This is a predicted structure of a 137-nucleotide RNA (c-di-AMP riboswitch aptamer (ydaO/yuaA leader)) from a Chloroflexota bacterium. NCBI's taxonomy places the organism under Bacteria, Bacillati, Chloroflexota. The prediction has a mean pLDDT of 77. It matches the Rfam family "c-di-AMP riboswitch aptamer (ydaO/yuaA leader)". From the family's description: This family represents a conserved RNA structure found upstream of the ydaO and yuaA genes in Bacillus subtilis and related genes in other bacteria.
RNA sequence: CUUAGCACUCUGCCUAAUCCUCGCCACGGCGAGGACCGGGGGAACCACCUCUUGGGGUGAACCCUCAUAGCGAGGGCGGGUCAGACUGGGUCGACCCGAACCCGUCAGCUAACCCCGGCGGCACGGAUCCAGCCCCA
Repeated sequence: CUUAGCACUCUGCCUAAUCCUCGCCACGGCGAGGACCGGGGGAACCACCUCUUGGGGUGAACCCUCAUAGCGAGGGCGGGUCAGACUGGGUCGACCCGAACCCGUCAGCUAACCCCGGCGGCACGGAUCCAGCCCCA
């Protein structure tokens, strides 16, 4: 000097997955409550000819074509990021994702009402316009 690993802190990203209070503690965390964010069930009215080809839920994570022994390719469409003051929107460009899990024969919508979750995983280095907001003068 370089590379790899570990720990802590700061900033930021995906996601609903954050904040606060109190108590306990083996000091790694655990428990309870609140705020806020998110999800499911559940009338009337309306909707539905759907129920083994089972059906359904969270999520952007789906559809079509082609091809292979396998790996896959293309198109459509859906989603995310490109921070160094912030938010929303537009245009162009770049780089990525289109998974996974759950319920258990059962659920359309759905006021009242009832129930549940707040995990986990990561690290950008592009411009420009409009509106709002903030700061300074």